Predicted 3D model of a 73-nucleotide RNA (transfer RNA) from Desmophyllum pertusum.
The organism belongs to Desmophyllum, within Eukaryota.
The coordinates come from a structure-prediction model, not an experiment, and the mean pLDDT is 80.

[in-house]
C1' cells in the first nucleotide's frame, strides 16, 4: 500500500430477512448453615470502539476514522 475479518457487561462470548440489547462467570441483596463454600430466588451492572449517512425506527445496512489478527505485494 491493496484486501479479509473482529471491536457488545468487569471477563469470555451469544444476538444482523432492521423493531424494547441477552447468557455463563465475576459482583451484590436474601434464604439455607454453627461457620464458610455449594445449591436455590432476586438486583445492580451497557452512549453495543468512534463520528457521519440512509430509515418511522439501526448493535445489525452504507462511508470515514482508530485499534487487534491475518493474507497479497
Nucleotide at each position: 500500500g491493496g484486501u479479509u475479518c473482529c471491536a457488545u457487561a468487569g471477563c469470555u462470548c451469544a444476538g444482523u430477512u432492521g423493531g424494547u440489547a441477552g447468557a455463563g462467570c465475576a459482583u451484590u441483596g436474601c434464604a439455607c448453615a454453627a461457620g464458610u463454600a455449594a445449591c436455590g430466588c432476586g438486583g445492580a451492572g451497557g452512549u453495543c470502539a468512534u463520528g457521519g449517512g440512509u430509515u418511522c425506527a439501526a448493535a445489525u445496512c452504507c462511508c470515514g476514522u482508530u485499534g487487534a489478527a491475518g493474507c497479497c505485494a